[in-house]
The prediction has a mean pLDDT of 81. Small-subunit ribosomal RNA from Candidatus Kerfeldbacteria bacterium CG08_land_8_20_14_0_20_40_16, 1497 nucleotides, folded computationally.
RNA sequence: UUACUGAGAGUUUGAUCCUGGCUCAGGAUGAACGCUGGCGGCGUGUCUUAGGCAUGCAAGUCGAACGAUCCCGCGCAAGCGGGAGAGUGGCAAACGGGUGCGUAACACAUUGGUAACCUGCCCCCAUCUCGACCAUAACUCGGAGAAAUCUGAGCUAAUAGCCGAUGUGCUCAUCCCGCAUAUGCGGAAUGAGUAAAGAUUUAUCGGAUGGGGAGGGGCCUAUGGUCUAUCAGCUAGUUGGUGAGGUAAAAGCUCACCAAGGCGACGACGGAUAGCGGGUGUGAGAGCAUGACCCGCCUCACUGGGACUGAGACACUGCCCAGACUCCUACGGGAGGCUGCAGUCAAGAAUCUUCCUCAAUGGCCGAAAGGCUGAAGGAGCGACGCCGCGUGCAGGAAGACGCCCCUCGGGGUGUAAACUGCUUUUCUAAAGGAAAAAUUUUUGAUGGUACUUUAGGAAUAAGCCACUGCUAACUUCGUGCCAGCAGCAGCGGUAAUACGAAGGUGGCAAGCGUUAUCCGGAUUUAUUGGGCGUAAAGAGUUCAAAGGCGGUCUUGAAAGUCAAAAAUAAAAUCUUAAGGCUCAACCUUAAGUCCGUUUUUGAUACUGCAAGACUAGAGGGUAGGAAAGGCAAACGGAAUUGCCGGUGUAGUAGUAAAAUGCGUUAAUAUCGGCAAGAACACCAAAGGCGAAGGCAGUUUGCUGGAAUGCUCCUGACGCUGUACGAACGAAAGCGUGGGUAGCGAAUGGGAUUAGAUACCCCAGUAGUCCACGCCGUAAACGAUGGAUACUAGAUAUUGGAAGUCUCGACCCUUUCAGUAUCGUUUACCUAAGCUAACGCGUUAAGUAUCCCGCCUGGGGAGUACGGCCGCAAGGCUAAAACUCAAAGGAAUUGACGGGAACCCGCACAAGCGGUGGAGCAUGUGGUUUAAUUCGACAAUAAGCGAGGAACCUUACCAGGGCUUGACAUCCUCGGAAUCCCGCCGAAAGGCAGGAGUGCCCGCAAGGGAACCGAGUGACAGGUGCUGCAUGGCUGUCGUCAGCUCGUGUCGUGAGAUGUACGGUUAAGUCCGGAAACGAGCGCAACCCCUGUAGUAUGUUAAAGUAUUCAUACUAGACUGCCCCCUUUAAGGGGGAGGAAGGAAGGGACGACGUCAAGUCAGCAUGGUCCUCUGAUGCCCUGGGCGACACACGUGCUACAAUGGCUAGUAACAAUGGGUCCUGCCAAACGGUAACGUGGAGCUAAUCCCAUCAAACCUAGUCUCAGUUCGGAUUGAGGUCUGAAAUUCGACCUCAUGAAGCUGGAAUCGCUAGUAACCGCGCAUCAGCCAUGGCGCGGUGAAUACGUUCUCGGGUUUUGUACACACCGCCCGUCACGUCAAGAGAGUCGGUAAUACCCAAAAUCUCCUAUUACUAGGGGCUUAAGGUAGGAUCGAUGAUAGGGACGAAGUCGUAACAAGGCAUCCGUAGCGGAAGCUGUGGAUGGAUCACCUCCUUU
Repeated sequence: UUACUGAGAGUUUGAUCCUGGCUCAGGAUGAACGCUGGCGGCGUGUCUUAGGCAUGCAAGUCGAACGAUCCCGCGCAAGCGGGAGAGUGGCAAACGGGUGCGUAACACAUUGGUAACCUGCCCCCAUCUCGACCAUAACUCGGAGAAAUCUGAGCUAAUAGCCGAUGUGCUCAUCCCGCAUAUGCGGAAUGAGUAAAGAUUUAUCGGAUGGGGAGGGGCCUAUGGUCUAUCAGCUAGUUGGUGAGGUAAAAGCUCACCAAGGCGACGACGGAUAGCGGGUGUGAGAGCAUGACCCGCCUCACUGGGACUGAGACACUGCCCAGACUCCUACGGGAGGCUGCAGUCAAGAAUCUUCCUCAAUGGCCGAAAGGCUGAAGGAGCGACGCCGCGUGCAGGAAGACGCCCCUCGGGGUGUAAACUGCUUUUCUAAAGGAAAAAUUUUUGAUGGUACUUUAGGAAUAAGCCACUGCUAACUUCGUGCCAGCAGCAGCGGUAAUACGAAGGUGGCAAGCGUUAUCCGGAUUUAUUGGGCGUAAAGAGUUCAAAGGCGGUCUUGAAAGUCAAAAAUAAAAUCUUAAGGCUCAACCUUAAGUCCGUUUUUGAUACUGCAAGACUAGAGGGUAGGAAAGGCAAACGGAAUUGCCGGUGUAGUAGUAAAAUGCGUUAAUAUCGGCAAGAACACCAAAGGCGAAGGCAGUUUGCUGGAAUGCUCCUGACGCUGUACGAACGAAAGCGUGGGUAGCGAAUGGGAUUAGAUACCCCAGUAGUCCACGCCGUAAACGAUGGAUACUAGAUAUUGGAAGUCUCGACCCUUUCAGUAUCGUUUACCUAAGCUAACGCGUUAAGUAUCCCGCCUGGGGAGUACGGCCGCAAGGCUAAAACUCAAAGGAAUUGACGGGAACCCGCACAAGCGGUGGAGCAUGUGGUUUAAUUCGACAAUAAGCGAGGAACCUUACCAGGGCUUGACAUCCUCGGAAUCCCGCCGAAAGGCAGGAGUGCCCGCAAGGGAACCGAGUGACAGGUGCUGCAUGGCUGUCGUCAGCUCGUGUCGUGAGAUGUACGGUUAAGUCCGGAAACGAGCGCAACCCCUGUAGUAUGUUAAAGUAUUCAUACUAGACUGCCCCCUUUAAGGGGGAGGAAGGAAGGGACGACGUCAAGUCAGCAUGGUCCUCUGAUGCCCUGGGCGACACACGUGCUACAAUGGCUAGUAACAAUGGGUCCUGCCAAACGGUAACGUGGAGCUAAUCCCAUCAAACCUAGUCUCAGUUCGGAUUGAGGUCUGAAAUUCGACCUCAUGAAGCUGGAAUCGCUAGUAACCGCGCAUCAGCCAUGGCGCGGUGAAUACGUUCUCGGGUUUUGUACACACCGCCCGUCACGUCAAGAGAGUCGGUAAUACCCAAAAUCUCCUAUUACUAGGGGCUUAAGGUAGGAUCGAUGAUAGGGACGAAGUCGUAACAAGGCAUCCGUAGCGGAAGCUGUGGAUGGAUCACCUCCUUU
């Protein structure tokens, strides 16, 4: 200078922000599994049992070291040539190949050292290679044995063995010199010791000694890389020395003696796990994880021990011993070691051919030819991975078939197919045919392979997963919390884009998904790059050792630091650039990188080190003050209780109310006296002191700390600091001894209660108090570690000092140190900054530095086990399995509160009348029934749907019938329709007969419309289901005053403001004011009725007028006028006038929404089901909806004298209704009456119901009784409607004459023409079960002090763990089931060590025998084995205890609101359980009052 370089999402909530976990999207793998599968190249392939192995091969070679035997060729033979196996001898066999058991270590890596070492084969240099001798294997003959093999005698060779000579040299000893220095190197001298081998044929290969080189190895040092402290002390060859031994070599490597050292908090020792590195995966990086294949090192070779040979081993395919296992055996004894290549069994989710070749590259032997080589080169198998290619290309319909969807119109699959043309990568066949060979010739396993050419023919070749969100991609059917899905959230309970299938679509593609593991995302361990007031997190406090950090100036040196240079950092890998296989993967070449270590030289700002100096930090000195600081002692008064005495008499005490208790043996009360113990009113305060806990009467003594003034001294002496350590440390509790007035766990009694192991009451033990000793914990809190510095202020207060003034003070001003506030009416707001918000804000939670402690999802759990402490209670330290997808903080909107404030309502209160008791009517439940059809269920169901069930209605039941149907459309045939009649039948219906021919077009034949019958199938039909699929309508909160929006503003945001506040109103009605300004739906008004007047018109009323009346249009009422109050407002109070006065009275009118409220049976409607000559459809008869032990609701009539009955008085209304298919029905007459006869009038202001009424009034009687009250029930006789009155109608007359004498708890309506009482009308309707409903008028009250309480509602505020919103949430025991972990009398097994016993092989050593080889014996060490007691880890275990999770179990209701006794923390006692109580503490407590403080006046 350039280049590269970082993505998030879902899930806690009604919603929000934060904290915080869980999950996903990416990449990777020696993988496995499921479905599928055309080809090629390059790689790769037992990760598990270092489990066991059949079979074959994997290390031999040399005749140019040697002797002998056999075979072959030539040759008559001699002889020559060749070959084979065995043996002696040499070299190799220690390499190559495999594995990862062990190992936490100089094993590995990096860097150095070796003056402490070795090195066969190879290269170079120098010198030498003389002489003599003894055996033995093979072989031959015997012996033993099943075999393996062993053994006796005899023959023989060498480059086998041995002896002598020589000594360039080398080694050792002694002495000297030079250079180095740690013991070394070089040189010189003397003495001693020490070599050799030949072969083949003429050129070599060997042999011996010494020196050097290359390559290889041994040993040592520094540094680096896992977890665990619930492993804290370890170590006797241990640490060092001397001597000896030993080795190639230093060394306790080994031994003897001596000394007592050595290691460790910078983690020794122990335990667990693990081969290490280059590298690999991932990541922006820092990191994290990993160590297959390839390369380097180490390690092991059935398990354990051991040595031999050799240059090299304590040796994978060598030896000895022991052990386990397998095999052979003649039972005497033997053999073996695939963690080499193939292969096999087992294990496992899982990993290949018992292949070809030495052609190439290497290795061993050989002079060579050559031999050997499961190293290697190749092929085979496996989609295991990476890379590449193909499965065709072009045209081809407004678009075939099939399939799917559909609004039935169409759409999708889809140019996709068919079809036409073209091409041939691949495939098949044929022909040709390499490079790899170096080296003159010969030599290719791969392989007739790669490749090339020709021919044929679209021919041989597509699947998997997904489709609710994250996450690209949607519909239908089936299923119905079932079957199932799911990575997380979650989906499925009859309309599933989430299950299964189909169609369609998306993604990838010879693969696609799933599972497992690693990294990432995760800044979720935070060095880069987090936190600790309330979310997890500051130790209860202080002292102080180690450690960490540290004021100003100067000098030195150069450890850290910085710069330059050099060496190393293997190759491969990685990056970049080129090149070679057709490309790519792959391979080759070059450059770069390789963060590290070491060495040399230099710089000196900063840190460290050394030396010197300074005073601002720190400490000391001195002066006068302040204080509930601590310890000890003495003293004081009030109160309480007890005792004594006096007075005095029946109660007292206690509570919401009571009772237990005390009291006539004299209490309580009151007076006096005495005694005891504990605590110290007022002062007193947000005040003071202390490190914290904590400290309060007064005085004295002893003692600690802080602040201030002076600026006198020292000279960085400082800060922090539980690794470890020490001291203090409320209350409760423990031990010993005292003391005990009051209070008071436990306990007893009384209440309350469903219970009450509680709350309340009466008693009361430990305790509370003192002394001494333990305990060591609290909400030990400011939930805020300590220190230093900086960053606007204001006010008050405590302590000190100074100034001014004063005689001295006070006041005032300044300053230092502490303490507290900056909020509400409010007008003084804290500014900045920080924070998720709340809030903090010079006393920081702001800005910075240093040090310490602590946190990493919730539960399990501050628990288990282990350890330490404690007399005990217990404390400190401190996990895991398992389980959940949350747990949590702050704030918001609601809802709720046995929280607060304000307001309203026939809500209460004040009144009047009822219900609940009786009888009856009616509705409901229940029961019954063949059926008693269905719906409605707190308020908001129950005289409701139903404004009228004898049939019908009718939906229910029984029986009898019908089947394209009672009803609609279409098709075919026949006939008009229609009317009459007979038979059967309960009817529906069935059978049979007769009459009759219409309308339109057309000359006619014929056709058409309507109607009837028959047939056929599409279909009809259903009061069947779902009101939790719906529309519409309705109830309720509630005629309550609320519910929202636009813009703006505030807040990260949900949201807030507007709509708060002060007045006022029936009202979010209006006014004032205000970060709001406006607007909408509601309120009100507009509409209707009533009340007054006017005008116009109108019929009726015997006539006329006026009126009443009817209809229409106007007027009138608006706080308009006066007075007062209020803020000059809105408005309120009073008055005048007026028919009416403050909304004149009443009605209609019901905001956003709530209750999945009600209705599929008024109607409409989605879906679904059922059914069709067998009904859930349709018709008919009869029955039922009317039942009746009971219970409830709504009513009627009563219980009587304010009354009943009789008679009388033309006493006085209003709303309404009424006839073409028959209505209201007059007069008159009959009947006791219901009613009948009758027929006038009326389609209605005309006539009728209807004299329009009753209560009322007058007179008489009854005289308080179950009555002259009451009328149920029953009997008899009638009337009316209707086919029909039995189930089951109403009415009339006579007779009968039940319960009932005013109604328990409780409860309902009503505020004026209202309640109460009285009658009248209407709808439905043939009639009526109507005492119901809807209207109408008549008579006509009482009371409201007021808002404490009950209910409901509105606004504000507060708390909340609620949001399905208190009918909420939620705690613990018990019972049942499942799971994991701990304890547990024990039992079993593993591991490492200790002590002792026994002791193989073997090294070393000693002894004996032997000429020698060698044999025998002893000793030290010691594998395996045995015994013992412990340690530790694991498995299992009757049982008991706790934990977690489960469906709707049981008991209570502890917590959340003042949660109904505020909660919580520590501690102690008690109790089925949550828990309760005592004692001390916290506020993370609501509410009210008071005190204090602040601001203003």

Lineage of the source: Bacteria > Bacteria candidate phyla > Candidatus Kerfeldiibacteriota.